[in-house]
RNA sequence: GUACGAAAGGGUAAAUCCGCUGUGAGGCGGAGGCACAAAGCCACGGGUCUUAAAAAAUUGUAAGACAGCCGGGUUGCCGAAU
Numbered sequence: 001g002u003a004c005g006a007a008a009g010g011g012u013a014a015a016u017c018c019g020c021u022g023u024g025a026g027g028c029g030g031a032g033g034c035a036c037a038a039a040g041c042c043a044c045g046g047g048u049c050u051u052a053a054a055a056a057a058u059u060g061u062a063a064g065a066c067a068g069c070c071g072g073g074u075u076g077c078c079g080a081a082u
Stems, first nucleotide, its partner, number of pairs: 003082001004079002011036002016031006034068001040074003044071003047066005
């Protein structure tokens, strides 16, 4: 240094509830604490979901959402054992 994941300090925050916001999927804030070593960041590939307007009869070849679905890219804390 890399693989890897013991400990410690710190970090994030699922369900659920409340408020605001969006047509919606969702987002933001508060409570909460299932989990997480990238559960930091990026919609690039796949996937899932949504759709006012548009289109026209339920469409994707359109516009979006999800990074805590998988892969990829990129940055990164600690250092036991091996």
Model confidence (mean pLDDT): 81 of 100. The RNA shown here (c-di-GMP-I-GGC riboswitch aptamer) has 82 nucleotides. It was read from a public genome assembly, where an Rfam model found it.